[in-house]
RNA sequence: AUGGGCCGGCAGACGGUCGCGUCGCCGCACGCAGGUGCGGUGCCGAGGAACGUCCGGGCUCCACAGAGCAGGGCGGUGGGUAACACCCACCCGGGGCAACCCGCGAGACAGUGCCACAGAAAGUAGACCGCCCCGAGCUUCGGCUCGGGGUAAGGGUGAAACGGUGGUGUAAGAGACCACCAGAGGCUGCGGUGACGCAGUCGGCUCGGUAAACCUCGCCCGGAGCAAGGUCAGACAGGAAGCGCUAACGCUGCUCGCUCAGUUUCCGGGUAGACCGCUGGAGGGCUGCGGCAACGUAGUCCCGAGAUAGAUGGCCGUCAGGGAGUUCACUCCCCCACAGAACCCGGCGUAUCGCCGGCCCGUUCAC
Numbered sequence: 001a002u003g004g005g006c007c008g009g010c011a012g013a014c015g016g017u018c019g020c021g022u023c024g025c026c027g028c029a030c031g032c033a034g035g036u037g038c039g040g041u042g043c044c045g046a047g048g049a050a051c052g053u054c055c056g057g058g059c060u061c062c063a064c065a066g067a068g069c070a071g072g073g074c075g076g077u078g079g080g081u082a083a084c085a086c087c088c089a090c091c092c093g094g095g096g097c098a099a100c101c102c103g104c105g106a107g108a109c110a111g112u113g114c115c116a117c118a119g120a121a122a123g124u125a126g127a128c129c130g131c132c133c134c135g136a137g138c139u140u141c142g143g144c145u146c147g148g149g150g151u152a153a154g155g156g157u158g159a160a161a162c163g164g165u166g167g168u169g170u171a172a173g174a175g176a177c178c179a180c181c182a183g184a185g186g187c188u189g190c191g192g193u194g195a196c197g198c199a200g201u202c203g204g205c206u207c208g209g210u211a212a213a214c215c216u217c218g219c220c221c222g223g224a225g226c227a228a229g230g231u232c233a234g235a236c237a238g239g240a241a242g243c244g245c246u247a248a249c250g251c252u253g254c255u256c257g258c259u260c261a262g263u264u265u266c267c268g269g270g271u272a273g274a275c276c277g278c279u280g281g282a283g284g285g286c287u288g289c290g291g292c293a294a295c296g297u298a299g300u301c302c303c304g305a306g307a308u309a310g311a312u313g314g315c316c317g318u319c320a321g322g323g324a325g326u327u328c329a330c331u332c333c334c335c336c337a338c339a340g341a342a343c344c345c346g347g348c349g350u351a352u353c354g355c356c357g358g359c360c361c362g363u364u365c366a367c
Base pairs, nucleotide, nucleotide: 001363002362003361004360005359006358007357008356009355010354012319013318014317015316016315017314018313020045021044023042024041025040026039027038028037029036030035047338051349052348054347055346056345057344058343059225060224061223062222071221072220073219074218075217076090077089078088079087080086091105092103093102094101095100106216107215111214112213113210114209115208128155129154130151131150132149133148134147135146136145137144138143163181164180165179166178167177168176182206183205185202186201187200188199189198190197191196229276230275231274232273238267239266240265241264242263243262250258251257283302284301285300286299287298288297289296290295321334322333323332324331325330
């Protein structure tokens, strides 16, 4: 210089002006009052994904002795975490010269099922061509035809056909036998927390694939969701069943005491207003410490949306950024993409104009 890999960050800045929303303050009006309305003013007012709502939690209500069945989810090992299907490190397999990337990665000797097309045969399977032997017939003595049998070496089919090379052997052949190589398994030793790795040894053991097919094994999981749930006001029409009047319910967590006739569930009917929940939390930045890391911990600093049919916008100027033209002075255009809170967090996935920083790998050149 160029090509590539990984990690992290930004998502225009400042000012003016008009407007919108929450809150504070001031003024005015209305109201007995709580307060409501209007005007002014001040602070603040979307995101890295606020998105999809796919996982995991907090929170709330309902249900619940324990255990089990059904159903669902997860699946290498160790760690992180509130938890996870997430993250980190490692192992194994695959890809890449490499940095690095990818893997829904338990079990196929528990059982069952399935394996398209092609092919003789798709599983203790299988003889189409070929090779070899025997018998019969024919013969131009080379062989040919038919019948019976052997064979898995050679050909051919397929995604996949019972390991490879060489030899012995044989009628031809075959792990049938032998040597070496490859693989799986058993046993032993060593290393590792472990997945697993390495070494030795045993017996020719050579065993197809598929579990996002049933299934088996291990672990986890109650349901519904902020329109949860609660308070007040308003409105309406009650009915049924249970419990209680031997004192329930309530005051009040318990005892005593007090009040005194209701109360719970379901069905039907009515309402759709206000307030709480509501935003400071498993929160973030920096530094130190522990850890390879994810992360944990201590100190310090910071944290100013909370709408309810839903505010967060428009215009102008300067600068920055990008693009085009160029007489290198400048001019013109864009001024951004994706998108947008609705109880709150942690993830994953997806969308995205561009820009910046760091580390690493390959190739080439120069010193």
This is a predicted structure of a 367-nucleotide RNA (Bacterial RNase P class A) from Herbiconiux aconitum. The coordinates come from a structure-prediction model, not an experiment, and the mean pLDDT is 76. The gene name in the source record is rnpB. Rfam family: Bacterial RNase P class A. Gene Ontology terms of the family: dimeric ribonuclease P complex, tRNA processing and ribonuclease P activity. The family's RNA type in Rfam is ribozyme.